Source information:
c-di-GMP-I riboswitch aptamer from Clostridium pasteurianum DSM 525 = ATCC 6013, 88 nucleotides, folded computationally. Model confidence (mean pLDDT): 81 of 100. NCBI's taxonomy places the organism under Bacteria, Bacillati, Clostridia, Clostridiaceae, Clostridium pasteurianum.
RNA sequence: UCUAUGUAAAGGCACAACUAUCGAAAGGUAGCGUCGCAAAGCUAUGGGUCUAAAGAAAAUCUCUUUCUAGGAUUGCCAGGUUGUCAAG
Numbered sequence: 001u002c003u004a005u006g007u008a009a010a011g012g013c014a015c016a017a018c019u020a021u022c023g024a025a026a027g028g029u030a031g032c033g034u035c036g037c038a039a040a041g042c043u044a045u046g047g048g049u050c051u052a053a054a055g056a057a058a059a060u061c062u063c064u065u066u067c068u069a070g071g072a073u074u075g076c077c078a079g080g081u082u083g084u085c086a087a088g
Base pairs, nucleotide, nucleotide: 002088003087005086006085012037013036018031019030020029021028022027035075041081042080043079045078046077047076048073049072050071055067056066057065058064
């Protein structure tokens, strides 16, 4: 320098739950926590999934249903991109 191989070690991140907070919700943020992760770093580019405030339609016995992301999910999959330690 390259590979992205992971036996061990040194490190790293932090599921769920709980508390506070933001949000219409999904969910996010911070603390605590530690299920797991060789990219469980970043990116919403493609697909999937979640939510439905606004909007549209239907039905009305004053409320309900359906559709729809511009919202969300990178710890759903893939692409792009940047990389620790050891090893080759």